[in-house]
RNA sequence: CAGGAUGAACGCUGGCGGUAUGCCUAACACAUGCAAGUCGAACGGUGUCUUCGGGCACAGUGGCGGACGGGUGAGUAACGCGUGAGAAUCUGCCUCUAGGUUGGGGACAACAGUUGGAAACGACUGCUAAUACCCGAUGUGCCGUAAGGUAAAAGAUUUAUUGCCUGGAGAGGAGCUCGCGUCUGAUUAGCUAGUUGGUGGGGUAAAAGCCUACCAAGGCAGCGAUCAGUAGCUGGUCUGAGAGGAUGAGCAGCCACACUGGGACUGAGACACGGCCCAGACUCCUACGGGAGGCAGCAGUGGGGAAUUUUCCGCAAUGGGCGAAAGCCUGACGGAGCAAUACCGCGUGAGGGAGGAAGGCCUUUGGGUUGUAAACCUCUUUUCUCAGGGAAGAAGAUCUGACGGUACCUGAGGAAUAAGCAUCGGCUAACUCCGUGCCAGCAGCCGCGGUAAUACGGAGGGUGCAAGCGUUAUCCGGAUUUAUUGGGUUUAAAGGGUGCGUAGGCGGAAAAUUAAGUCAGUGAUGAAAUCCUGCAGCUUAACUGUGGAACUGUUAUUGAUACUGAUUUUCUUGAAUAUAGUUGAGGUAGGCGGAAUGUGUAAUGUAGCGGUGAAAUGCUUAGAUAUUACACAGAACACCGAUUGCGAAGGCAGCUUACUAAGCUAUUAUUGACGCUGAGGCACGAAAGCGUGGGGAGCGAACAGGAUUAGAUACCCUGGUAGUCCACGCCGUAAACGAUGAUUACUCGUUGUUGGCAAUACAUCGUCAGCGACUGAGCGAAAGCAUUAAGUAAUCCACCUGGGGAGUACGAUCGCAAGAUUGAAACUCAAAGGAAUUGACGGGGGCCCGCACAAGCGGAGGAACAUGUGGUUUAAUUCGAUGAUACGCGAGGAACCUUACCUGGGCUUAAAUGCAAAACGACAGACCGGGAAACUGGUCUUUCUUCGGACGGCUUGCAAGGUGCUGCAUGGCUGUCGUCAGCUCGUGCCGUGAGGUGUCGGGUUAAGUCCCAUAACGAGCGCAACCCUCAUCAGUAGUUGCCAGCGGAUAAUGCCGGGGACUCUAAUGAAACUGCCGGUGUAAACCGAGAGGAAGGUGGGGAUGACGUCAAGUCAGCACGGCCCUUAUGUCCAGGGCUACACACGUGUUACAAUGGUCAGUACAAAGGGCAGCUACCUGGUGACAGGAUGCUAAUCUCUAAAACUGGUCUCAGUUCGGAUCGAAGUCUGCAACUCGACUUCGUGAAGUUGGAUUCGCUAGUAAUCGCGCAUCAGCCACGGCGCGGUGAAUACGUUCCCGGGCCUUGUACACACCGCCCGUCAAGCCAUGGAAGCUGGGGGUACCUGAAGUUCGUAACCGUAAGGAGCGACCUAGGGUAAAACUAGUGACUGGGGCUAAGUCGAAACAAGGUA
Repeated sequence: CAGGAUGAACGCUGGCGGUAUGCCUAACACAUGCAAGUCGAACGGUGUCUUCGGGCACAGUGGCGGACGGGUGAGUAACGCGUGAGAAUCUGCCUCUAGGUUGGGGACAACAGUUGGAAACGACUGCUAAUACCCGAUGUGCCGUAAGGUAAAAGAUUUAUUGCCUGGAGAGGAGCUCGCGUCUGAUUAGCUAGUUGGUGGGGUAAAAGCCUACCAAGGCAGCGAUCAGUAGCUGGUCUGAGAGGAUGAGCAGCCACACUGGGACUGAGACACGGCCCAGACUCCUACGGGAGGCAGCAGUGGGGAAUUUUCCGCAAUGGGCGAAAGCCUGACGGAGCAAUACCGCGUGAGGGAGGAAGGCCUUUGGGUUGUAAACCUCUUUUCUCAGGGAAGAAGAUCUGACGGUACCUGAGGAAUAAGCAUCGGCUAACUCCGUGCCAGCAGCCGCGGUAAUACGGAGGGUGCAAGCGUUAUCCGGAUUUAUUGGGUUUAAAGGGUGCGUAGGCGGAAAAUUAAGUCAGUGAUGAAAUCCUGCAGCUUAACUGUGGAACUGUUAUUGAUACUGAUUUUCUUGAAUAUAGUUGAGGUAGGCGGAAUGUGUAAUGUAGCGGUGAAAUGCUUAGAUAUUACACAGAACACCGAUUGCGAAGGCAGCUUACUAAGCUAUUAUUGACGCUGAGGCACGAAAGCGUGGGGAGCGAACAGGAUUAGAUACCCUGGUAGUCCACGCCGUAAACGAUGAUUACUCGUUGUUGGCAAUACAUCGUCAGCGACUGAGCGAAAGCAUUAAGUAAUCCACCUGGGGAGUACGAUCGCAAGAUUGAAACUCAAAGGAAUUGACGGGGGCCCGCACAAGCGGAGGAACAUGUGGUUUAAUUCGAUGAUACGCGAGGAACCUUACCUGGGCUUAAAUGCAAAACGACAGACCGGGAAACUGGUCUUUCUUCGGACGGCUUGCAAGGUGCUGCAUGGCUGUCGUCAGCUCGUGCCGUGAGGUGUCGGGUUAAGUCCCAUAACGAGCGCAACCCUCAUCAGUAGUUGCCAGCGGAUAAUGCCGGGGACUCUAAUGAAACUGCCGGUGUAAACCGAGAGGAAGGUGGGGAUGACGUCAAGUCAGCACGGCCCUUAUGUCCAGGGCUACACACGUGUUACAAUGGUCAGUACAAAGGGCAGCUACCUGGUGACAGGAUGCUAAUCUCUAAAACUGGUCUCAGUUCGGAUCGAAGUCUGCAACUCGACUUCGUGAAGUUGGAUUCGCUAGUAAUCGCGCAUCAGCCACGGCGCGGUGAAUACGUUCCCGGGCCUUGUACACACCGCCCGUCAAGCCAUGGAAGCUGGGGGUACCUGAAGUUCGUAACCGUAAGGAGCGACCUAGGGUAAAACUAGUGACUGGGGCUAAGUCGAAACAAGGUA
């Protein structure tokens, strides 16, 4: 997150009907109308009509009803509600029943008059009726044991009735009491004076501290009182498998309230929504004197809000009030209206229809898809429109219908009037294109977007639901993620530091009684509605009716008695005690001891000692350190000593004494469940720290000094105070750890050890209690645990519920303080964490290799020059390559060209090619102009043909071109690790899995090479070999090569005839395999200067480069996706530039000289090249070279050695070394040597005298040294590159160290893999929060003052004959005021920390031995 739900709201959209529902917020304020009246059959009147009989209407008196119905949920945590009981009560109207209904009296409204006031409303005088009021009589009733006392009434109309009064009973209603249930907080732990009980009195319809006086001191509370916060409760509703969780709209039951607070009156019933009185706030009227009001009734208005309707119709039905009735009243109710707000139903057409139309979209251009979809043909008419008919609902004979001409029926018309919304990366059903380019945006979580986005926006297509669809909010679910069902605590969060012990919880064996728990039956109740279910009614459904079941609950009663409980009686096995042994660093107090250290004194003795990585501070000639003797001080107890022992834990170690605690064993004697655990509580509790007083040798925070260092408030060194020690008192915490609570029972084995007991013979071995190691089953995420469990069970306690904030803040308790205990929230993140795996890494370890070091030889780094690069400069100095792995690299050849750069001048289908079309006969060449050239102007000459056309350029069209960008879109190729020995697979096995094994181990090798061993057995890519070349030989073949023997010729030469012997050439083959011998070894293999051999252990060299790494390099070799330019970023041309030059670096050349320079002479190669070429030879020139001339398309001709050797000279110097630079004169190539070529000759003759730190190459035909050739190329900046041969060394003890690599192992907080990760202060911004002088509110309580209305009580003056009233007073109280506290909320200068935020500062704390674990 997917599901379900809602009194919903918002966005887009909207055809119909039925049934429901509709202020969740401001119990905020309300204009207007209506919502409770009725009775003339109770009464007196007034008015009106009259057929005079009377009728009708009405203000007032009177009766009944306004306590119902309707609204709301503020308050209330309560006997308020739910459920089940109870006794001390009342009850109008209604039903039944018994009895009565008699005799009198005086008033007051209306009305009339006078009068006040603006009004509301009154005042005074007078008349009057009643079913209004008062008195007497009677009395089944009531009180009282009785005697006795005491309380009623009403009539009306007259036909019949209906009222009234007093009792009794019932029904329905109401009041009261009790058991049980009913939210959160302990950072609320004590509350209570009418409080708890009693007695007397009062009071009520009724029990009661309900009230009062007195007496007693109780009552409630850890099973949560009191206080604070929140909240109407229930039937039910939503969800869930259930248990539960959430909720209490509508409907129904109860309660509470009616502007706020208080109060009573009337009444059967109220402390009264549309009544009264008082106080308060607010609104309105006013003549300012006073008055009026209460929509939380129905509509409606304002306001609040995301948000919730008409100022409708009717009493026709149902119900209510009054009435005898007709009837009147009824915003209850019945209906209609508004709203897709919800549920349910229906429709927006059905069948056919492929050239698979057009259009859209995609495309590999073939096609695919939208799509039978449309068009088109046929059909139907639910719905719609019109017309006609037309209900039930009416009971109750007639009459009576708001809804309503509605539902419904019939006919006609015409596919007609009717589809949207969300989504398509995964979860999650559904994919492509374009645009955008970490922008715009999306997002429930993960995440997407930086030029190829299925994730943004649009489009096409798809998917889902559908008159709705999405989003948001809230609840349950998934979540066994608070776990009763149904979780955990070694390492992930979580066992209290340890014990004793209160309450509580749990508890051994046997029997009896009881029946509280438990189980069963029955009765009562569990309202109706709802849920489930049968049937039925609306066309169906939703909806509704009717019957059943259910409501898992509570209670009463009757039984049962296994288990638990209670009571009683027993038992011994749990537990304890006793007796006898035994063990130990168990504890407390005292005494004693030696070694070491330090200090003091004395002595010997002399220059240092001490300390470190190295030093210094420090001590010492005033004699240290060292040595010896004596003395003193304090602290700790070497060896024994151990996976040892003891203790509850912390902890305990020299020897010894006293006191004291505990365990174990043996005996089974005593008690008889006395037990286990243990919230609160109490005690103990390392180190550090605190208080008081001692003590102080060594060590040693702080501090000081010396070093180290960039710094060093550290690590190291020299000192040194508190402290460490003792006594007493606090603190109460630790990684107080086995990171493992206590107790009990059960469950394979092996082995060591401590203490005891027992057997035995000294081998041996049993048992109990401990302490360890290993290993099964089982458990566990794994690591691991495993009779000392983390196994299987039981009991009790403690604790946990993502990371951070935070063990912080506030409050409280404790403490002298330090601080401890208890212990949040806002905010923030999508992780934090555990165990294990594979890698990588380590200033971890082991083994091994390499010119890696070492041992050597020669260089670089210093000089000059060459060349490349950086930088700078410039119009341009084109571009790329940049640690190793760029820098004599791309470039194997920049004067033009190359050339990509710059300046300037030209062209625009273009420099090339193809196709098509049209016209033409040109094109082109030569010449003459312009021009730097490209180009351009002019003149002259000018096709072929089989007539089809061919050829050629020009023009037009289509295809161009780009060294422009992206090597991080790519192919191919390449560098590097590295010619390192590794990298993998199949099957099997092990592991939940990642993965492992194989590939590890022991040997061996250059090698994962081979052997042995082995849960592995095999295989692949790599290694090796196969390939090329060099070294030996053989046979074959002999020209251009060779010439031994034979012959010829020359001044001389294989020059010639010949020859194949040799060298050589070049195709084939042989040869080397640890094959043989000796030794070592199981083997592989190694050793032996072994034999043999040209070659010996891979014979030398080359080619050959595993899986992969570095987003390594290359879009400028080539190819290629995308993007960009198109009179230019294309293309042509001339000139310039790539060659610049304060400087820095790399790679080289030449040197600095005598192992040399110079002069002369004399030898010896290999491999290559050659016709626009190499050139013999001759001539000229000092020479580069030139002029002739010959051979060679090459084993034929030609280009060709130098070091070396022999001899001469130079004699240690800036030189006869060195040759830069410069001058002059030349040669050659080339259209052309100015920028900018090479070479020659003459002259000039710079730096440089062996090179700092550092650094490079090389292990044998190697290094070093000497020359030769080739590619490119007209020439050449070549001292470069690639090859070839000549001469030809030194050294390797060895693997400690540096660098790189391989294997095994270890640690890890790394995985972009140490160039990793990551911490804290400071600085900046934002956010929430704590403290704070204070300030401002809020509710509740306390004390005092005042105190309305009102009940009750009291009462002399006034009224009344009296009854009684007025007035006054007392008590109590709402409200108001004052005061001091507490609680709570907001705010507050300043201040504290916290969190978050791409690139800030300083360090480097952690992760590896993290460089001081």